[in-house]
FMN riboswitch aptamer (RFN element) from Leucobacter edaphi, 138 nucleotides, folded computationally.
The sequence was found by an Rfam model in a public genome assembly.
Rfam family: FMN riboswitch aptamer (RFN element). Rfam's curators write: The RFN element is a highly conserved domain that is found frequently in the 5'-untranslated regions of prokaryotic mRNAs that encode for flavin mononucleotide (FMN) biosynthesis and transport proteins. Rfam links the family to the GO term FMN binding.
Its mean pLDDT, the model's own confidence on a scale to 100, is 81.
RNA sequence: CCAGUGUUCCGGGGUCGGUGAGAUUCCGAACCGGCGGUGAGAGUCCGCGAGCCGCGCUCACGCGUGGUUGAGCAGGUGGAACUCCUGCACCGACGGUGAUGGGCGCCCGCGCUCGAGUCCGGAUGAGAGGAACGCGAA
Numbered sequence: 001c002c003a004g005u006g007u008u009c010c011g012g013g014g015u016c017g018g019u020g021a022g023a024u025u026c027c028g029a030a031c032c033g034g035c036g037g038u039g040a041g042a043g044u045c046c047g048c049g050a051g052c053c054g055c056g057c058u059c060a061c062g063c064g065u066g067g068u069u070g071a072g073c074a075g076g077u078g079g080a081a082c083u084c085c086u087g088c089a090c091c092g093a094c095g096g097u098g099a100u101g102g103g104c105g106c107c108c109g110c111g112c113u114c115g116a117g118u119c120c121g122g123a124u125g126a127g128a129g130g131a132a133c134g135c136g137a138a
Stems, first nucleotide, its partner, number of pairs: 004135007015029004030118002032092002034048004043090002051068007072088005094121003101114005
C1' cells in the first nucleotide's frame, strides 16, 4: 500500500384544466424516469434491484432457488455515441377505486366484466448500490 473487515450514514420521481350528479381513472394538454456497466454522458443497449408466481427450508421473522417482469428509430458531429445534439416516437408491476368506451348476458330496464406511470395502499418498508470513518486483518 492492498485484498479485506467493522461501524455509521445515504439510497424514487411526477397534474392541472374541461365535461359531469359523481372522474387527478374519460377528453385535452402537461409532468416523471432507481442502481451498476457500456471506447462519450442511457426510462427504451447489457445486467441488477423491487414487485408477482412456484418449489425447498424455518416455530416464526425470514433465507435459498427457479420462473416471470415494458419501451427507439432516423439524421448530424466525432477516432469512438441505439448514451451527446436535432427530430419524431414509445414504455411504465401488484392490490383498491370509476362514468367514456369495449366484451358477455338479458326481462331492453339493467346486470356482470375489462379499464390509473402521476390518486390510495403494501411503503416511516425493502433494495441494487454509494459514501465516510476505523482497523490492516476483522